[in-house]
Molecule: transfer RNA
Organism: Karlodinium veneficum
Parts: sequence; C1' cells; structure tokens
RNA sequence: UCCUUAGUAGCUCAGAGGAAGAGCAUCCGGCUGUUAACCGGAAGUUCGUAGGUUCGAUUCCUACCUAGGGAG
Repeated sequence: UCCUUAGUAGCUCAGAGGAAGAGCAUCCGGCUGUUAACCGGAAGUUCGUAGGUUCGAUUCCUACCUAGGGAG
C1' cells in the first nucleotide's frame, strides 16, 4: 500500500429497507427468619464517524476511524 471480517444497551450477541430486541448485569417489588435461588416489574440505545441514495437507512453506496485476519 492492497484485500477481507467486525464495530448495535454496562457485557455477550440478534436484527439485513417500514425505524431496534434477547440473555446476563443494574434498580424496584414479591417470596423467605436472612441471604442466595425463584417470580413480577422498571430503566437503559442520535446502531463507530461524516456524507450520499430513498417517501423512509442499523440495513444499500462512498470516504474515514478503531480492532482482528491475510497478501506484498
């Protein structure tokens, strides 16, 4: 320098044009003599950044950033 994969909640990951969800964690409550376990509920996201396409973008296109892998 070039190719490739990934970047989404505190963590691990789904979602692949109609607008984001699960598990764990956190908080509140129930149960229990107490804790744990179990049960119910709540909060949580400008989807790596900036543009573009579109009525509409996490999703498609371009550039860049970060991380992993590969070629020279």